[in-house]
Molecule: small-subunit ribosomal RNA
Organism: metagenome
RNA sequence: AGAGUUUGAUCCUGGCUCAGGAUGAACGCUGGCGGCGUGCCUAACACAUGCCAGUCGAGCGGAGUGGAGACGAAGUGCUUGCACGGAGAUUCCAUUCAGCGGCGGACGGGUGAGUAACACGUGAGCAACCUACCUUCUUCUGGGGGAUAACACUGGGAAACUGGUGCUAAUACCGCAUAACGUCCCACUGUCACAUGGCGGAGGGACCAAAGGAGCAAUCCGGUGGAAGAUGGGCUCGCGGCCGAUUAGAUAGUUGGUGAGGUAACGGCCCACCAAGUCUGCGAUCGGUAGCCGGACUGAGAGGUCGAACGGCCACAUUGGGACUGAGACACGGCCCAGACUCCUACGGGAGGCAGCAGUGGGGAAUAUUGGGCAAUGGGCGAAAGCCUGACCCAGCAACGCCGCGUGAAGGAAGAAGGCCUUCGGGUUGUAAACUUCUUUGAUCGGGGACGAACACAAUGACGGUACCCGAAAAACAAGCCACGGCUAACUACGUGCCAGCAGCCGCGGUAAUACGUAGGUGGCAAGCGUUAUCCGGAUUUACUGAGCGUAAAGGGCGUGUAGGCGGAUCGACAAGUUGGAUGUGUAAUGUACCGGCUCAACUGGUACGCUGCACCCAAAAACUGUCGACCUUGAGUGUUGGAGAGGAUAGUGGAAUUCCUAGUGUAGCGGUAAAAUGCGUAGAUAUUAGGAGGAACACCAGUGGCGAAGGCGGCUAUCUGGACAACAACUGACGCUGAGGCGCGAAAGCGUGGGGAGCAAACAGGAUUAGAUACCCUGGUAGUCCACGCGGUAAACGAUGAAUACUAGGUGUAGGGGGUAUCGACCCCCCCUGUGCCGCAGCUAACGCAAUAAGUAUUCCACCUGGGGAGUACGGCCGCAAGGUUGAAACUCAAAGGAAUUGACGGGGGCCCGCACAAGCAGUGGAGUAUGUGGUUUAAUUCGAAACCACGCGAAGAACCUUACCAGGGCUUACAUCCCUUGACGACGGCAGAGAUGCCGUUUCCCUUCGGGGCAAGGAGACAGGUGGUGCAUGGUUGUCGUCAGCUCGUGUCGUGAGAUGUUGGGUUAAGUCCCGCAACGAGCGCAACCCCUACUGCCAGUUGCCAGCAUUAAGUUGGGCACUCUGGCGGGACUGCCGUUGACAAAACGGAGGAAGGUGGGGAUGACGUCAAAUCAUCAUGCCCCUUAUGUCCUGGGCUACACACGUUCUACAAUGGCCGCAACAGAGGGCAGCAACGUCGCGAGGCGAAGCGAAUCCCAAAAAGCGGUCUCAGUUCGGAUUGCAGGCUGAAACCCGCCUGCAUGAAGUCGGAAUUGCUAGUAAUGGCAGGUCAGCAUACUGCCGUGAAUACGUUCCCGGGCCUUGUACACACCGCCCGUCACACCAUGAGAGUCUGUAACACCCGAAGUCAGUAGUCUAACCGCAAGGGGGACGCUGCCGAAGGUGGGACCGAUGAUUGGGGUGAAGUCGUAACAAGGUA
Repeated sequence: AGAGUUUGAUCCUGGCUCAGGAUGAACGCUGGCGGCGUGCCUAACACAUGCCAGUCGAGCGGAGUGGAGACGAAGUGCUUGCACGGAGAUUCCAUUCAGCGGCGGACGGGUGAGUAACACGUGAGCAACCUACCUUCUUCUGGGGGAUAACACUGGGAAACUGGUGCUAAUACCGCAUAACGUCCCACUGUCACAUGGCGGAGGGACCAAAGGAGCAAUCCGGUGGAAGAUGGGCUCGCGGCCGAUUAGAUAGUUGGUGAGGUAACGGCCCACCAAGUCUGCGAUCGGUAGCCGGACUGAGAGGUCGAACGGCCACAUUGGGACUGAGACACGGCCCAGACUCCUACGGGAGGCAGCAGUGGGGAAUAUUGGGCAAUGGGCGAAAGCCUGACCCAGCAACGCCGCGUGAAGGAAGAAGGCCUUCGGGUUGUAAACUUCUUUGAUCGGGGACGAACACAAUGACGGUACCCGAAAAACAAGCCACGGCUAACUACGUGCCAGCAGCCGCGGUAAUACGUAGGUGGCAAGCGUUAUCCGGAUUUACUGAGCGUAAAGGGCGUGUAGGCGGAUCGACAAGUUGGAUGUGUAAUGUACCGGCUCAACUGGUACGCUGCACCCAAAAACUGUCGACCUUGAGUGUUGGAGAGGAUAGUGGAAUUCCUAGUGUAGCGGUAAAAUGCGUAGAUAUUAGGAGGAACACCAGUGGCGAAGGCGGCUAUCUGGACAACAACUGACGCUGAGGCGCGAAAGCGUGGGGAGCAAACAGGAUUAGAUACCCUGGUAGUCCACGCGGUAAACGAUGAAUACUAGGUGUAGGGGGUAUCGACCCCCCCUGUGCCGCAGCUAACGCAAUAAGUAUUCCACCUGGGGAGUACGGCCGCAAGGUUGAAACUCAAAGGAAUUGACGGGGGCCCGCACAAGCAGUGGAGUAUGUGGUUUAAUUCGAAACCACGCGAAGAACCUUACCAGGGCUUACAUCCCUUGACGACGGCAGAGAUGCCGUUUCCCUUCGGGGCAAGGAGACAGGUGGUGCAUGGUUGUCGUCAGCUCGUGUCGUGAGAUGUUGGGUUAAGUCCCGCAACGAGCGCAACCCCUACUGCCAGUUGCCAGCAUUAAGUUGGGCACUCUGGCGGGACUGCCGUUGACAAAACGGAGGAAGGUGGGGAUGACGUCAAAUCAUCAUGCCCCUUAUGUCCUGGGCUACACACGUUCUACAAUGGCCGCAACAGAGGGCAGCAACGUCGCGAGGCGAAGCGAAUCCCAAAAAGCGGUCUCAGUUCGGAUUGCAGGCUGAAACCCGCCUGCAUGAAGUCGGAAUUGCUAGUAAUGGCAGGUCAGCAUACUGCCGUGAAUACGUUCCCGGGCCUUGUACACACCGCCCGUCACACCAUGAGAGUCUGUAACACCCGAAGUCAGUAGUCUAACCGCAAGGGGGACGCUGCCGAAGGUGGGACCGAUGAUUGGGGUGAAGUCGUAACAAGGUA
């Protein structure tokens, strides 16, 4: 840092997807060790059990136990006053315990439900506040009083608990005294300040304190008032951080004031009264979501996401409400009430709250031990010892994460075995293993053994006999997971066969899958590896950094104007923004750098920096912005003069035309269309003339001319009226630009009311067209179109281009105005301003294109866009009479949708041009019969292939057997090749069985040799052979076709971001991309042409088998002779637009002509560019893979390929007189011939037979050419035609039954020129006539060749078909046999409506009203104070009131679920109907 994916390819737009990092994770497979961390994200669901907050006896009175001391009763012993004894009381010490009291239970620990808030963060403020314990300073500590728990006694209760009576203490409680630097009041004063006020000084008055304990003591610990500090809090404010406007208005204690209350304190915090405010588009209110931050993850950063662990703050503690106590709470392990739930109960009543640590159930994809210890750190209490501490320190479980280590190291090639692959040679696994040498980290065993401990000393370790150290033994105990088509590192085999499956995207799989599964191999990571989920990144894909809006998504239809944003020149001031510096703060941790500590690292310590922020100060600076003041004229406006204009509104008026009415003339049609018909017309139309009526629109002028903001505006006249422009430079003096909302205007259609209605014309009717035709065409025709007044508010309302300002080459046209020059002037010319067009540079753009009227360069403001579909739909709101408009989603679904341009292809687009393409002709086919091929059918089999053109007389240049591949039957296991072993035969002949293959019997019986063996044959065994079995869609080769069409490409250069273009286009020309000219192209290649063959003329050479002019000869070129001629066959010549003329551009070339055998390629052949059709062929051959192996191989006999209702193709023969028959006589070319052609002779009517010369062929033979000529027939199913059939024969062949050919005689079918349609041919051609050949034993109407006779027609390119070039459109690229739309039918999915039904949420109104504060009251009770007393003060309970949670009732609002039915939508290889769109898509 990018990559894949839209296309045939390209560029762009744009979405989707991937590679990275991260996690409190989970799941799958696997799992050695250690260190450091982390571990209910879900049910703020419910909780058994244990523990989590106590402590102080140095505050107090008691009780118990132990000890000590003195006293000492009863009693006993007696020595009679002594001993024992110890009750009991008492004192002291130690210790334990409940209670009173003090301090602490407001910390620590948990959780994130609620909360969108001064909750949090940050920075300020409090002159409006509090602060126990702690620190400093200071004052005081005098003297009294009354209770009460414990306890005792006695009650109630199941229990929890509790009543009564009595006793008692205090650092518990209460008066009194003392009293200021405290508080309050009065008045005075200094000083400060941001309003109220603060701080200070002196004076007067009033009020308010206290507690003791320990100690021998010193003293220590406490207590009280005050001042200050520290710490912790409370309150206020600026700024900052979520979504929704389909939430736009909210608000009655609401906003403010006055007064009173309340609080630690300000405050509607609360109350009474008064006023009517307050918040809100800079988003109030409402709804949804959410603890906030330091930070964490990611990122280049800016940002985005997150808020586990650690730290700060907040909130909460089963749900809701409430207060009490206290320095502090409205209190997690306190209290009261209400609700739900659970538990106990004797049914009367009670108890409880793990979101503390463990743990349980439940939920869930998922998250640990009912562990040890207070040794350390910290906390509470205490004077202290100490006690308590699930805070904490440790251990346990979990690969959950990060970090580290190991599973060995070195050597070791016969490159072992095995596996896998293989072209069978080998390759690979692989130095990997084995083997040799070595080492011992972890694990194991044994020995030693810490730091952490600091508190004067001593003592004190949960972790832990742990870390660490030493020793011992043995390579010994320790590797998996994922991937391997591209992205993305890594490839083969087998299996499977659109199946099974994979897949993050593109996409793989339909028999050769590097994509599925397995194996081998390889790559990656490694005690982990993959997957899933989520976040950031990539994504500049919300764009501040850093995007856009002509055509890709996107400019509002247009104006006016509010808020807002932005704003001309000069001067001065201020200092809000801005800039700089200083200061404070930005906790710690985290981050960065460096240095340290654990062996390293993770982890952790120290130091520094950073924390991009905020605040404040500096009379700091003053350029810019801002504010204020002054001034200016260029922006803007006003004024004067002037002309232009379909600008608007109203009234009037004009002619042409259509239609209608009346009348005249006139007669049979009119009208309409591609053609028709409906329609009108003999009741007189159309046509025509005259008159009249009525409505609507304004020809020509008329113009990318004018005007208007847009929509839009068109006869003429008048009135009213808006704007723009030019000239002038008199006036104002920034008054400006834009413009969310708002307001107004706004084509056509449409709606309402009332008019009007000629023409036109939705709907509708009829006629046509059509398969249909609810259309296009025609005839009619109503709303409407017109007017008035309203509504509506949309258009491809478009320049698909918002408004404004400035700047940035030119050229040219046009409209309006002005100026200059021309002595005056209409013009002309030049210049300026305003508008409106075209071309064009720079620049911009994805390209197209834009280009002073910008889509260029800049600035300001507004609107809008963020993949396609769903959808401008649904719901909701607003507007509307309605139609509908406006605002405007989601679920779901796809991997695209799209823009511009490129190359093709295509078009019922255009232009140019070819071709027997049409036309002009000739002969046919299609009708008949026959032959042949095919389809179909049949069959045991009718073997297989070929299928529009490009299959069908095709493979097949010839199926009776063979061929033969098919079928039936009979056989073999090898008919054929190679290798091994054994043997020596094999074979031939004869016979028998059999349909034959085959089998049996008999006779006969090896060769060569270097002696190793070899040849040949048989037998045996296994490898193998064999296959016309499959796949032509795995292939080679060959072939057809477009097409003998003129095309197809390349190199370099140039143009284009690129695909590509150019060249190859253009002007001519040609059969031709043939040639010429031009040209950012210049060249070249494959094609074209030529070179090759045949043919047409000719020269030379040659002269047999050919030839014969002259000579000789014969029946005969027969022979001699000759090679002139013909001919043969070899080498040459000849033709090149070369020559002339005309045209053309002076070219290429065309036309005409001459000469010539031949003239413009002379005719014909061979020759087939790049490519297309997955065209044909696995059955010519070759060949991969698959399949068969006593058969899908092979041999044999017979049958079949020859079937036959029928259909098609291609022929032949005909239908006759241009003919048939008979007769006669000439003229070819090219071929073939020894298992052959066969003369001649002879026999036969004939096919043919017999005999047989000659000839391997310019010698002989096939061989007769036929059309021709003459005669006859005379238009008929015939003397045409010959099918079919019968009989008799011939030939080939083992064999003509199925199933050959020929001959003779007899028979004598259809057919009288062929419907729609369709084929070939342009000259030696068509047509017609025969001849030959290959195949072949035989078989030719086929095929391939040959020669004879020998035409007609072509105006021409409009049309059909095919093709070439250029151009145009395209939504096609599998390329029009393309693409593609909608209904219907079926399946599935999500969603709207829906009589309703159900749950929930937050408010509101009313009812009820717990606890409790507050207030009132004085019913009951009442220790401290006052009072002699009565009583008072004060208090408690009770009662009442306000407020008040839960609850109840009610009507609405909102979210959601569900609902018969219903609406459209989406998706779904091969359903139905049509053909709407893309080409002029056939009606743009």